[in-house]
RNA sequence: GCUAUCAAAGGCCAAACCUGUUGCGAAGCAGGGACGGAAAGCCACGGAUCUUAAAUUUAGACAGCCGGGUUGCUAAU
Numbered sequence: 001g002c003u004a005u006c007a008a009a010g011g012c013c014a015a016a017c018c019u020g021u022u023g024c025g026a027a028g029c030a031g032g033g034a035c036g037g038a039a040a041g042c043c044a045c046g047g048a049u050c051u052u053a054a055a056u057u058u059a060g061a062c063a064g065c066c067g068g069g070u071u072g073c074u075a076a077u
Stems, first nucleotide, its partner, number of pairs: 004077001012037002017032006035064001041070003045067003049061003
């Protein structure tokens, strides 16, 4: 240094729910909150799921559903 495994410590993220706010909506953002997480960091590329006022070659949401791409913390054995 790499691989496997997962023991400890430090830190990190934050589901449901509540409040405010934006949006037609799925949902986003901020604060509280903590069910969980070792990629629950990032990217809508494929599938799934969800929404749809206007529009009809539909347009969107979701990375904490799965796969894929990419970057990456600690370090006992």

This is a predicted structure of a 77-nucleotide RNA (c-di-GMP-I riboswitch aptamer) from Desulfobacula sp. It was read from a public genome assembly, where an Rfam model found it. The source organism's lineage runs through Bacteria, Thermodesulfobacteriota, Desulfobacteria, Desulfobacterales and Desulfobacula. The coordinates come from a structure-prediction model, not an experiment, and the mean pLDDT is 77.